[in-house]
RNA sequence: GCUGGAAUAGCUCAGUCGGUAGAGCACUUCACUCGUAAUGAAGGGGUCGCGGGUUCGAGUCCCGCUUCCAGCU
Numbered sequence: 001g002c003u004g005g006a007a008u009a010g011c012u013c014a015g016u017c018g019g020u021a022g023a024g025c026a027c028u029u030c031a032c033u034c035g036u037a038a039u040g041a042a043g044g045g046g047u048c049g050c051g052g053g054u055u056c057g058a059g060u061c062c063c064g065c066u067u068c069c070a071g072c073u
Base pairs, nucleotide, nucleotide: 001072002071003070004069005068006067007066010025011024012023013022019056027043028042029041030040031039049065050064051063052062053061
C1' cells in the first nucleotide's frame, strides 16, 4: 500500500426487510436476614467511534476519516 472484519450502557454482546435503542453482569434503592451472601421487586445509566449524504424517518443504506484485529504484498 491492498482486501476483509470490528466500533452500540461501566463490562460482554444482541438489534430481523430502515419505523419508539435492548439483554446479561455490574451499579443504586427497597424487601427478606441478628448481620452478610443469595433471592425477589423497582430504578438510574446511551448524541449507537467521528464528519457528511439519501430518506417523512438511519444503529441499519451510501461516501470520507479515526482506532483496533486478521490476511496479502

Transfer RNA from uncultured Acetatifactor sp., 73 nucleotides, folded computationally.
It was read from a public genome assembly.
Model confidence (mean pLDDT): 82 of 100.
It matches the Rfam family "tRNA". Rfam classes the family as a transfer RNA. Its family is annotated with triplet codon-amino acid adaptor activity in the Gene Ontology.
The source organism's lineage runs through Bacteria, Bacillati, Bacillota, Clostridia and Acetatifactor.